Notes:
A computed fold for a 71-nucleotide RNA from Cladochytrium replicatum, annotated as transfer RNA. RNAcentral holds the sequence, with entries from ENA. The source organism's lineage runs through Eukaryota, Chytridiomycota, Chytridiomycotina, Cladochytriales and Cladochytrium. Model confidence (mean pLDDT): 82 of 100.
[in-house]
RNA sequence: GCAAAGGUGGUCCAGUGGUAGAAUUGCCGCCUGCCACGCGGCAGACCCGGGUUCGAUUCCCGGCCUGUGCA
Numbered sequence: 001g002c003a004a005a006g007g008u009g010g011u012c013c014a015g016u017g018g019u020a021g022a023a024u025u026g027c028c029g030c031c032u033g034c035c036a037c038g039c040g041g042c043a044g045a046c047c048c049g050g051g052u053u054c055g056a057u058u059c060c061c062g063g064c065c066u067g068u069g070c071a
Base pairs, nucleotide, nucleotide: 001070002069003068005066006065007064010024011023013021018054025043026042027041028040029039030038047063048062049061050060051059
């Protein structure tokens, strides 16, 4: 330089054109003689800009970043 892939809570991984879900994490409560485990609740996210659309996290274009292959 070229090609293809990816970017979603603090971490990790789903997901769909109609304001996103699990695990883990943090906090609170229940349980326990205490802690842990377990159970319940709450908090926390769609990389940036533009386009299409009634509506974009999703589709398209560009950018940035990450890792992969080739040179």